[in-house]
RNA sequence: CGCCGAAUCCUCCGCCGCCGGGCGGGGGAGCGGGGGACCCACGAUUGGGGUGAAUUGCGGUGCAACCGGCCGGACCCGAGAGGGCCGGCAGCGGGGCGCCGGAUAGGGCAGCUCUUCCCGCCCGAACCCGUCAGCUAACCUCGCAGGCAGAAGGAAGAG
Numbered sequence: 001c002g003c004c005g006a007a008u009c010c011u012c013c014g015c016c017g018c019c020g021g022g023c024g025g026g027g028g029a030g031c032g033g034g035g036g037a038c039c040c041a042c043g044a045u046u047g048g049g050g051u052g053a054a055u056u057g058c059g060g061u062g063c064a065a066c067c068g069g070c071c072g073g074a075c076c077c078g079a080g081a082g083g084g085c086c087g088g089c090a091g092c093g094g095g096g097c098g099c100c101g102g103a104u105a106g107g108g109c110a111g112c113u114c115u116u117c118c119c120g121c122c123c124g125a126a127c128c129c130g131u132c133a134g135c136u137a138a139c140c141u142c143g144c145a146g147g148c149a150g151a152a153g154g155a156a157g158a159g
Stems, first nucleotide, its partner, number of pairs: 002148003008029009030144006040134001047132001048129004056103001058101006066094003069089005075084003106123004112159007
């Protein structure tokens, strides 16, 4: 000889006057994703799916009339009972969608790297597609960004 991450390496052209270094573009290698048959699997909007470790309960708080319920109507149907239609109620129940908190599936770190254990610490976000995607040979397609800390816990093994 640091770490997270797929996000690295080689090469050509142009530019920053040259080298170094960097930016933009082309090609190759490697790495990581997505789509996509048969077979198999599944069985349908409270939309669903994808990248990513980032998921799922709980508590608090807010939003919206989807279902039921309740309320209102001078409208429609009906002989009537009643039904429909329209509007409202979130302070009635169910379900849905946000935000916050605290847990948690999961992920990372303790300095050469890798594996296992102990112990401790941190994260547990965000974004995209747009009603559509299970798996998936052939085939098609996308990405190779960004960021972090500042003297390093203990044990065993391998390089």
c-di-AMP riboswitch aptamer (ydaO/yuaA leader) from a soil metagenome, 159 nucleotides, folded computationally. The coordinates come from a structure-prediction model, not an experiment, and the mean pLDDT is 77. Its Rfam family is "c-di-AMP riboswitch aptamer (ydaO/yuaA leader)". From the family's description: This family represents a conserved RNA structure found upstream of the ydaO and yuaA genes in Bacillus subtilis and related genes in other bacteria. The ydaO/yuaA element is thought to act as a genetic 'off' switch for the ydaO and yuaA genes in its native state. It is believed that the element may be triggered during osmotic shock leading to activation of ydaO, a predicted amino acid transporter gene, and members of the yuaA-yubG operon which code for KtrA and KtrB K+ transporters.